[in-house]
RNA sequence: GCCUCUGUAGCUCAGUUGGUUAGAGCGCGAGUUUCGUAAACUCGAGGUCCCGGGGUCGGAUCCCGGCAGAGGCU
Repeated sequence: GCCUCUGUAGCUCAGUUGGUUAGAGCGCGAGUUUCGUAAACUCGAGGUCCCGGGGUCGGAUCCCGGCAGAGGCU
């Protein structure tokens, strides 16, 4: 230098034939239970979906550019 893949909640990830409100587990907070703790159960908070632009009535999803990470080739 070139090619491929990845980037979504604090962490690990799902969601990519464009459309319903952006979700799960763990973690965090509160409550129930207990003499108390843990466990269990219930509820809740937490995201401008890496950044910018484009086309579309409509984008996490498509197209272009950039940034970061992983792997490969020379």